[in-house]
RNA sequence: GGGCCGUUAGCUCAGCUGGUAGAGCGCUUCGAUGGCAUCGAAGAGGUCACCGGUUCAAGUCCGGUACGGUCCA
Numbered sequence: 001g002g003g004c005c006g007u008u009a010g011c012u013c014a015g016c017u018g019g020u021a022g023a024g025c026g027c028u029u030c031g032a033u034g035g036c037a038u039c040g041a042a043g044a045g046g047u048c049a050c051c052g053g054u055u056c057a058a059g060u061c062c063g064g065u066a067c068g069g070u071c072c073a
Base pairs, nucleotide, nucleotide: 001072002071003070004069005068006067007066010025011024012023013022019056027043028042029041030040031039032038049065050064051063052062053061
């Protein structure tokens, strides 16, 4: 330098054929227990890496950039 893959909640990751952003763990509150563990209920938490384009509408499609992984040179 080139090819491919990845970037979504604090962490690990889903998100199909473009149409209201989700799960588990963690966190907060409440309940059950004398208390802890555990269990149950509710809740907070997101510029979907960044810039632009297409579209009525983009996490999703297109181009570029950055970072990480991998392969080739």